[in-house]
RNA sequence: GGGGGUAUAGCUUAUUGGUAGAGUGAAUGCCUAGCAUGCAUGAGGUUCUGGGUUCAAUUCCUAGUACCUCCA
Numbered sequence: 001g002g003g004g005g006u007a008u009a010g011c012u013u014a015u016u017g018g019u020a021g022a023g024u025g026a027a028u029g030c031c032u033a034g035c036a037u038g039c040a041u042g043a044g045g046u047u048c049u050g051g052g053u054u055c056a057a058u059u060c061c062u063a064g065u066a067c068c069u070c071c072a
Base pairs, nucleotide, nucleotide: 001071002070003069004068005067006066007065010024011023012022013021018055027041028040029039030038048064049063050062051061052060
């Protein structure tokens, strides 16, 4: 210098165009003499950033940023 890939909750990760879920963690309550385990409850998201297409975009297109990887 060129090709490819990834970016979603604190962390790990789903989501084939119709207003986003799980596991884990944290919080609160129950349980216990107390702790751990267990059970229940709700909270927590600018879906990396800008633009475009569309009635509607995490999803499609495009540019950028960060990281990973391959070639030179």